Overview:
TPP riboswitch aptamer (THI element) from Psychromarinibacter sediminicola, 103 nucleotides, folded computationally. Taxonomically the source falls in Psychromarinibacter (Bacteria, Pseudomonadota, Alphaproteobacteria, Paracoccaceae). It was read from a public genome assembly, where an Rfam model found it.
[in-house]
RNA sequence: UCGACCACCUCGGGGUGCCCCGGACAGGGGCUGAGAUGCGACAUGCGAACCCGUCGAACCUGAACCGGUUAACACCGGCGGAGGGAAGGUUGGAUGACCUCCA
Numbered sequence: 001u002c003g004a005c006c007a008c009c010u011c012g013g014g015g016u017g018c019c020c021c022g023g024a025c026a027g028g029g030g031c032u033g034a035g036a037u038g039c040g041a042c043a044u045g046c047g048a049a050c051c052c053g054u055c056g057a058a059c060c061u062g063a064a065c066c067g068g069u070u071a072a073c074a075c076c077g078g079c080g081g082a083g084g085g086a087a088g089g090u091u092g093g094a095u096g097a098c099c100u101c102c103a
Stems, first nucleotide, its partner, number of pairs: 001097003005093002007090004011053004017031005037047003059084003065078004
């Protein structure tokens, strides 16, 4: 001087489903999941938790998709590494390579 890794700081992206009771968009119960939440003027709002940020399957589109399976969601396989998708800093840590100088 450069590189990869980890941590931290700041910033950003994202989802919130299925079933039952109920007249109900109130309220309650159950399931899956990391997450199914609180307030609220009910909305394109504000926040919490959680996950993810280009080495990107967090999440969205195709999609009210196709096959299996389930009461349904979930789950498994396909679609498919298809198309999209949100990053900067550290005067932190621990390392590696190279260059220069000295002994």